[in-house]
Molecule: transfer RNA
Organism: Holophagales bacterium
RNA sequence: GGGUCCAUAGCUCAGCCGGUAGAGCAGCGGCCUUUUAAGCCGUUGGUCGCGCGUUCGAGUCGCGCUGGACCCA
Repeated sequence: GGGUCCAUAGCUCAGCCGGUAGAGCAGCGGCCUUUUAAGCCGUUGGUCGCGCGUUCGAGUCGCGCUGGACCCA
């Protein structure tokens, strides 16, 4: 220098063929328990890495950039 893949909640990750973003864990509140842990119920939390474009509509498609992993040279 060229190429492929990845970036979504605090963490680990789903999200189909473009149609108002989810799970588990963690956090918070409650129940239970002498107390803790475990268990049960409820609940908060997201500029979907950044920018531009396409579209009535983008996490999803296109282009550029940033960061990471790998391959070729």